[in-house]
Predicted 3D model of a 128-nucleotide RNA (FMN riboswitch aptamer (RFN element)) from Streptoalloteichus tenebrarius. It was read from a public genome assembly, where an Rfam model found it. The prediction has a mean pLDDT of 81. Lineage of the source: Bacteria > Bacillati > Actinomycetota > Actinomycetes > Streptoalloteichus.
RNA sequence: GUGCGCUCCGGGGCUCGGUGGAAGUCCGAACCGGCGGUGACAGCCCGCGACCCGCCAACAACCAGUUGGCGGUUGACCCGGUGGAACUCCGGGGCCGACGGUGAAAGUCCGGAUGGAAGGUGGCGCAC
Numbered sequence: 001g002u003g004c005g006c007u008c009c010g011g012g013g014c015u016c017g018g019u020g021g022a023a024g025u026c027c028g029a030a031c032c033g034g035c036g037g038u039g040a041c042a043g044c045c046c047g048c049g050a051c052c053c054g055c056c057a058a059c060a061a062c063c064a065g066u067u068g069g070c071g072g073u074u075g076a077c078c079c080g081g082u083g084g085a086a087c088u089c090c091g092g093g094g095c096c097g098a099c100g101g102u103g104a105a106a107g108u109c110c111g112g113a114u115g116g117a118a119g120g121u122g123g124c125g126c127a128c
Stems, first nucleotide, its partner, number of pairs: 001128007008120002015029004030108002032097002034048004043095002052072008077093005099111003
């Protein structure tokens, strides 16, 4: 260094005011940004993951369900500057955010979730 096994880690955010019977959900302002890649640092460039949907298989007497595999779906950016190189930096102005719940509508509250997971020059062991 490569391979295999085990193991650890692995998502942030409502402060103030307004309306109201009631809002961390509405309105005005506020706040947040997973993982890999990319000529130089990315929520909005290319991909991946979470959520959701479908199919197949195993287990389950049946049902419910659990696990695994495969497939589908999956948001949003421009202008100027610097530079060899930036939709990534600097300046400016924008935009986006699963499902279920809730005294009234949620990126920020509660829940599935003490879960799962992209992944990590992480740790230990074995082999070469």